RNA sequence: GCGAGUAUAGUCUAGCGGUUAUGAUUUAAGCUUCCCAAGCUUGAAGCCCGGGUUCGAAUCCCGGUGCUCGCA
Numbered sequence: 001g002c003g004a005g006u007a008u009a010g011u012c013u014a015g016c017g018g019u020u021a022u023g024a025u026u027u028a029a030g031c032u033u034c035c036c037a038a039g040c041u042u043g044a045a046g047c048c049c050g051g052g053u054u055c056g057a058a059u060c061c062c063g064g065u066g067c068u069c070g071c072a
Base pairs, nucleotide, nucleotide: 001071002070003069004068005067006066007065010025011024012023018055026044027043028042029041030040031039048064049063050062051061052060
C1' cells in the first nucleotide's frame, strides 16, 4: 500500500428499520440482619465520528478514525 472483519454504560454482552436499547458486572441509597456475608427494592452509568437513504437508523449505504486478521 491492498483486502476482510469489528466498534453498544468503567468492563463483558443481546439487539427482524418502529423496543422505555437486553442481561451480567461495577457503583449509590434503602429494606432485611445483633453485626458481616448472602438476598430483595430503587437509582447512576449507552449506541466511535461525519454525511446519506427512509415517515422513522444502534440496525441499511458512503467516508473518516481506532483495533484485529490476511496479502504484498